This is a predicted complex of two RNAs, RNase P RNA and transfer RNA, with 449 nucleotides together. It holds a member of the Rfam family "Bacterial RNase P class A". Rfam classes the family as a ribozyme.
RNA sequence: UGGGUCGGCCAGACAGUCGCUGCCGCCGCGCUCGUUCGCGGCGGGGGAGGAAAGUCCGGGCUCCGCAGGGCAGGGUGCCAGGUAACGCCUGGGAGGUGCGUCGGUUUCCGGCGCAUCGACGGAAAGUGCCACAGAGAACAUACCGCCGAUGGCCCGCAAGGGAUCAGGUAAGGGUGAAAAGGUGCGGUAAGAGCGCACCGCGCUGCCGGUAACGGCAGUGGCAUGGCAAACCCCACCCGGAGCAAGACCAAAUAGGGGUCCUAUGGCGCGGCCCGCGCUGGACCCGGGUAGGUUGCUUGAGGCCGGAGGCGACUCCGGUCCUAGAGGAAUGACUGUCCACGACAGAACCCGGCUUAUCGGUCCGGCCCACACA
RNA sequence: CUCGCUGUAGCGCAGCGGAGAGCGCGCCUCGUUCGGGACGAGGAGACCGAGGGUUCGAUUCCUUCCGGCGAGACCA
Repeated sequence: UGGGUCGGCCAGACAGUCGCUGCCGCCGCGCUCGUUCGCGGCGGGGGAGGAAAGUCCGGGCUCCGCAGGGCAGGGUGCCAGGUAACGCCUGGGAGGUGCGUCGGUUUCCGGCGCAUCGACGGAAAGUGCCACAGAGAACAUACCGCCGAUGGCCCGCAAGGGAUCAGGUAAGGGUGAAAAGGUGCGGUAAGAGCGCACCGCGCUGCCGGUAACGGCAGUGGCAUGGCAAACCCCACCCGGAGCAAGACCAAAUAGGGGUCCUAUGGCGCGGCCCGCGCUGGACCCGGGUAGGUUGCUUGAGGCCGGAGGCGACUCCGGUCCUAGAGGAAUGACUGUCCACGACAGAACCCGGCUUAUCGGUCCGGCCCACACA
Repeated sequence: CUCGCUGUAGCGCAGCGGAGAGCGCGCCUCGUUCGGGACGAGGAGACCGAGGGUUCGAUUCCUUCCGGCGAGACCA
């Protein structure tokens, strides 16, 4: 310098004109005469997002008397940390995949390095399932094959030979997603952890680490197939509803009628029980009001600097105020410029995740190639 | 805005780890009839809303999107 990848930031820019919305100030008009209601005008300054979305998680806030105990139910799931909290984030561990390299007994296995991925507790607590194919699918199995040492059979005087009846055998073939440790040597009638070496696995001890886990030594010849996004077990967490929560004012009346439940009942209370409080409640028919205020935006907030931490993040100091509607406001036109403009519109508020998205001559990290020193 | 339910042939529904995914109506062909209907025989038609995952195996289990439907004020 060019390319790739990851993360952050931005989300056409500038000028003019006309509009919309709510806030502040001033003015005019209306009436029930107000600095306070309604309408209109003028001026000032404010006016969508990184996802405002999906509503998939977590919290704040509000009410349910307290939010108490137990059961049921739901969720999460390697370890540690961060956080208001989380299924989120950070760091680490073990594992999978790919590439490179080294070694070995070289179709393969192992060590090391780099990149990358993920819903990653328990299958020697119990139950269940494993279709089809296959001889056999979890207390393993003998279809083909191999053997037939031993006992029996046949041939032979005998040495020995033959077939395979009993039987042995999981090395080889075949089936399957999966066939009961793998490779090699020994061994054997043929075989087999039967013996041994290495690898894998289990158990024990010691050492390192907060821990997950790792290392070393010994030991067991292998017992323990897979599925828990099957039931389940273990550990931890979760009370229910949601701003149409809730509070206040106003308006309105037929505060009526019927059926049912009854005090070991019913309601507050939400799946059940206990506990606490209250004494009515559920449904149907009929009737009435559907206006205003508040909750409402200053908040786990943004920016800058410093300190701690590998990091997520935290602490301290300074500074800034940045939508708050209620049929629901941010738009239209003109001109100039360029890189030619995507997905998309707040509705109580935050932290995440997921999904959609034109692009950037911006910033930073990593990798590759080339050039120079 | 908040909450709940749902998606399988053209329509209405079953199926809920293993069949070539079934049933009724509808559709097509043939028979019957002078013709139609009814009836009888035969047949076509869905890869289960879309993507990803778990599993040997997914319509079914998990997850992310997409679409459709419904409910929600107060007094008494």
The prediction has a mean pLDDT of 78.